RNA sequence: GGAGGGCUGACCGAGCGGCCGAAGGUGACGGUCUUGAAAACCGUUGUGCAGCAAUGCACCGCGGGUUCGAAUCCCGCGCCCUCCG
Repeated sequence: GGAGGGCUGACCGAGCGGCCGAAGGUGACGGUCUUGAAAACCGUUGUGCAGCAAUGCACCGCGGGUUCGAAUCCCGCGCCCUCCG
């Protein structure tokens, strides 16, 4: 230098145009149970901005574009993994 794959909430990870801030798991917090704990079961759980609140808007590595609508398609850049020279 060239080719392919990956980057999603604290962490792992699904998702492949609309029902998706987003499955599931881990973790955390609260509860049930227990003499107490563990295990099990139940509930809650991203960040920022606006608002008294209800709620609204933005955010899927970063920046643009396409579209009525983008985590999902296209372009550029960054980082990680593999292969080729």